This is a predicted structure of an 87-nucleotide RNA (c-di-GMP-I riboswitch aptamer) from a Gammaproteobacteria bacterium. Its mean pLDDT, the model's own confidence on a scale to 100, is 89. The model forms 95% of the base pairs in the Rfam consensus. Its Rfam family is "c-di-GMP-I riboswitch aptamer". Its family is annotated with cyclic-di-GMP binding in the Gene Ontology. The source organism's lineage runs through Bacteria, Pseudomonadati, Pseudomonadota and Gammaproteobacteria. It was read from a public genome assembly, where an Rfam model found it.
[in-house]
RNA sequence: UCAGGAAAAAGGCAAAUCCGUCGAAAGGCGGAGACGCAAAGCCACCGGUCUACGGAGUUACGGCUCUAUGACAGCGGGGUUGCCGGU
Numbered sequence: 001u002c003a004g005g006a007a008a009a010a011g012g013c014a015a016a017u018c019c020g021u022c023g024a025a026a027g028g029c030g031g032a033g034a035c036g037c038a039a040a041g042c043c044a045c046c047g048g049u050c051u052a053c054g055g056a057g058u059u060a061c062g063g064c065u066c067u068a069u070g071a072c073a074g075c076g077g078g079g080u081u082g083c084c085g086g087u
Stems, first nucleotide, its partner, number of pairs: 003087001005084001012037002017032006035074001041080003045077003048072003054067005
């Protein structure tokens, strides 16, 4: 340096749920809380998923359909940085 993750240590993150808050929503953030995680650090580049304010279409005027410029990095791949210690 590369591959890989047995056991362990120092530490780290934090699902569901609840409260507060922002948002049209998906969801984000803060607190409580731990299902889990060796990148569950970071980046929407590829695939995927979620939402549909606005816009477009349609309508029996109730609504319905399409649409990401919104979101998910704890869906997979990729990129990038990094802790520990057998091998």